[in-house]
RNA sequence: GCGGGUAUGGUUCAAUGGUAGAAUAGGAGCUUUCCAAGCUUUUGAUGGGGGUCCGAUUCCCCCUACCCGCUCCA
Repeated sequence: GCGGGUAUGGUUCAAUGGUAGAAUAGGAGCUUUCCAAGCUUUUGAUGGGGGUCCGAUUCCCCCUACCCGCUCCA
């Protein structure tokens, strides 16, 4: 340099062109003599920019970071 892949709550994973869910973690409460466990409730996310579309996490382009392969130079 070329090609491919990945990027979603603090973490690990889903999802689909139509207002993004789960587990776990965090806050509050219930329970308990206390702790743990359990139950209820709550907070919190689509890497950045642009385009298409009535509507984009999803489709297209560019960039960023990481991973894999190939090539060149040293």
This is a predicted structure of a 74-nucleotide RNA (transfer RNA) from Candidatus Woesebacteria bacterium RIFOXYA1_FULL_43_9. Its mean pLDDT, the model's own confidence on a scale to 100, is 80. The sequence is in RNAcentral, with records from ENA. Rfam family: tRNA. From the family's description: Transfer RNA (tRNA) molecules are approximately 80 nucleotides in length.